[in-house]
This is a predicted structure of an 89-nucleotide RNA (c-di-GMP-I riboswitch aptamer) from Firmicutes bacterium UBA3576. Taxonomically the source falls in Bacillota (Bacteria, Bacillati). Its Rfam family is "c-di-GMP-I riboswitch aptamer". Gene Ontology term of the family: cyclic-di-GMP binding. From the family's description: GEMM was predicted in a large-scale screen for bacterial structured RNA regulatory elements. The sequence was found by an Rfam model in a public genome assembly.
RNA sequence: UCUCGAAAAAGGCAAACCCCGCGAAAGCGGGGGGCGCAAAGUCACGGGUCUACAGCACGCCUGCGUGCCAUGACGGCCGGACUGCCGGG
Numbered sequence: 001u002c003u004c005g006a007a008a009a010a011g012g013c014a015a016a017c018c019c020c021g022c023g024a025a026a027g028c029g030g031g032g033g034g035c036g037c038a039a040a041g042u043c044a045c046g047g048g049u050c051u052a053c054a055g056c057a058c059g060c061c062u063g064c065g066u067g068c069c070a071u072g073a074c075g076g077c078c079g080g081a082c083u084g085c086c087g088g089g
Stems, first nucleotide, its partner, number of pairs: 002089004012037002017032006035076001041082003045079003048074003055068006
């Protein structure tokens, strides 16, 4: 450096759910809590999924409904990039 692995050792992260806060929402932050994870570390580059404030179109009970839509979100959906502990080869 590449590759394989998590048996051991040192550790790490933290699902659902609950509380507080932010957000139109998806979701995010903090605390608790552990389902799990050898990258469940970082990054929206490609795919995919989610939401639809605003915008557009239509309808109408005239301020509401329906549809479309990402510039929003998801890295614990997949791929990719970068980085990392231990051990074997």